[in-house]
RNA sequence: CCAUGCGGGAGAGAUCGGUCAUCGGGCCGGCGCCGAAGGAGCAACCGCCCCAGGAAACUCUCAGGCCCUUGAACCGCACGG
Numbered sequence: 001c002c003a004u005g006c007g008g009g010a011g012a013g014a015u016c017g018g019u020c021a022u023c024g025g026g027c028c029g030g031c032g033c034c035g036a037a038g039g040a041g042c043a044a045c046c047g048c049c050c051c052a053g054g055a056a057a058c059u060c061u062c063a064g065g066c067c068c069u070u071g072a073a074c075c076g077c078a079c080g081g
Base pairs, nucleotide, nucleotide: 001081002080004078005077006076007075008074013031015030016029017028018027019026020025032066033065034064038062039060040059041058045054046053
């Protein structure tokens, strides 16, 4: 540094219309939103003779997400390479 397991882990419509129905919900379309999968961009900063290069939790919302659930950056512990 990477992978795995466990624990913690936010935000945003239980929206509108149509349709199916086995009545848990699913699918399609629309508008309104969220940023912490991923991706992209700028930049403090690092680096440098100059370039090149690296670079966020900031920005964008392509993707993703908007009851619970799931997922989830990040943090801790364990373990393997």
The RNA shown here (Glycine riboswitch aptamer) has 81 nucleotides and comes from a marine sediment metagenome. The RNAcentral record of the sequence draws on MGnify.